[in-house]
Context: one part of a larger RNA
RNA sequence: AGCUUGUGGUGGAUGCCUUGGCAUUAGAGAGCGAUGAAGGACGUGAUAAGCUGCGAUAAGCUUCGGAUAGCGGCACAUACGCUAUAACCCGGAGAUUUCCGAAUGGGGAAACCCAGCCAGAUAUUGGUUAUCUCUAGAUGAAUACAUAGUCUAGAGAAGCGAACGAGGGGAAGUGAAACAUCUCAGUACCCUUAGGAAGAGAAAUCAAACGAGAUUUCCUUAGUAGCGGCGAGCGAACGGGAAGUAGCCCAAACCUUAUUUAUUUAUUUGAAUAAGGGGUUGUAGGACCUCAAUGUGGGACUUGAAUAGUUAGUAGAAUCCUCUGGAAAGUGGAGCCAAAGAAGGUGAUAGCCCUGUAAACGAAAGCUUGAAGAGCCCUAGAGGUAUCCUGAGUACCAUCGGACACGAGAAAUCCGUUGGGAAUCUGGGGGGACCACCCUCCAAGGCUAAAUAUCUUCUAAUGACCGAUAGUGGACUAGUACCGUGAGGGAAAGGUGAAAAGAACCCCGUGAGGGGAGUGAAAUAGAAUCUGAAACCGCAAGCUU
Repeated sequence: AGCUUGUGGUGGAUGCCUUGGCAUUAGAGAGCGAUGAAGGACGUGAUAAGCUGCGAUAAGCUUCGGAUAGCGGCACAUACGCUAUAACCCGGAGAUUUCCGAAUGGGGAAACCCAGCCAGAUAUUGGUUAUCUCUAGAUGAAUACAUAGUCUAGAGAAGCGAACGAGGGGAAGUGAAACAUCUCAGUACCCUUAGGAAGAGAAAUCAAACGAGAUUUCCUUAGUAGCGGCGAGCGAACGGGAAGUAGCCCAAACCUUAUUUAUUUAUUUGAAUAAGGGGUUGUAGGACCUCAAUGUGGGACUUGAAUAGUUAGUAGAAUCCUCUGGAAAGUGGAGCCAAAGAAGGUGAUAGCCCUGUAAACGAAAGCUUGAAGAGCCCUAGAGGUAUCCUGAGUACCAUCGGACACGAGAAAUCCGUUGGGAAUCUGGGGGGACCACCCUCCAAGGCUAAAUAUCUUCUAAUGACCGAUAGUGGACUAGUACCGUGAGGGAAAGGUGAAAAGAACCCCGUGAGGGGAGUGAAAUAGAAUCUGAAACCGCAAGCUU
């Protein structure tokens, strides 16, 4: 020096565990904000650095309920207190709520500086004072009337928020085995904006010679018909089946009233504007005229009893002995309950020890639900047909774009740019160029629940999901420490023991540390703490050189 064996150190793998995650299902909820939000700064405890809570009333104040013998958060210490006159704790409703922040009296390098006015116990007090829009009023220039402007009052807005929605803009990597039409994709991303959902929606729709009867979503039709450098690829509809169902209101004709204006002998006639009535459709409807009726039915709006739910809770069956052991829930023996043998805990594995579980019960206060009634709103027939009305720079055409599964194509349909530009029910649109016949519908105004989408969030449950290099980045003071001018990036880090019983006292040592003693089942469980692999480093012995 090497090898082997033993025994240690170092190290923190492995095993076991789980406070934390992940996913899914069901239900709830889907907003907060000038009554100052979200998010912060600074404070606040007897001692107080961090987290949590709270706000100068500051780990809290009041009240109404629940519940109960302990309590002063994480947090295990000392001191001092609170509490059957009900504390602490749980729930409802209130009070307080510094400063910044939309931040709003003015300013500003956020958490700071500086004001005006009113009130006033003159205090270090209270209130008020941003902007824009709308409404009403006052005032009022150049400039006579007026208008602009200014001022006051009232109401509203603003800002934040995960996904889902609608609208306005809108790529490229990629694929086409290159690439340009095409694709990716109207995706990502940006902007605006709304709701608990949004959007769409009561046929100028489809269909096909039969008929259907708003919209939405799902299954199918179907990877079909088609589109396509007919390449890559893109990709319907009709029809059928389900979920869910709900239909309505204006404009106009006509009538009335008011105002203005013109006109007239004349509130006469006309025009314009405003308000009210009327009226709302395609087998055309309505106005108008005639007849009939005075009631019926309904509502998606407001209020709202009961009930039910929700925000605390109550009560809840049934076991003992023995043995082993530090400890019984294990062994052996003998019982019991079960609408409860889900689960968790307890010194090892407990239906009967504890918390619970099944079935049952419960609210002063708030919220949700919402019967009747009330309020409010809507609502009727028959006949006639001379006249009037039935959405105009619209429909449509042309040009050029876009959307339609459809790339200009035979290209209908829908939307837009520019130019042209109808008809008025004997009317107009569509049925995939176009024409005829036929069929079908009534544009150029508006509203509308449900079925559908999503999950920042709450509750309950589940898992051939993870188990600390996994699972969230984060099981722990984690978006922390740290890095970066900044946008931003972003960790590591769990486990003594059943219980601290956390090692009094003695000895060595400056100490760290150790040896005794003691606790404990165990201290090679000693806080650098469960288990404690390997690399690596010692010690002892054997063998080899």